[in-house]
Molecule: transfer RNA
Organism: Lasiosphaeria miniovina
RNA sequence: GGUUCUAUAGUGUAGUGGUUAUCACUUCGGAUUCUGAUCCCGGCGACUCCGGUUCGACUCCGGGUAGGACCU
Repeated sequence: GGUUCUAUAGUGUAGUGGUUAUCACUUCGGAUUCUGAUCCCGGCGACUCCGGUUCGACUCCGGGUAGGACCU
């Protein structure tokens, strides 16, 4: 340099163009307990960036950035 794949809460992860964006761990609050752990209930927290298509984009298209694989 070329081809190709990936990017979603602090971490991991689901998401068929129209859902209030899913779940688990973490964290916070509550309940329980003499205290703590386990268990239970509830809350906070995310679509890598820019543009395009569309009535409508996490989703489709183009480019940028970052990372991985292969070729040279």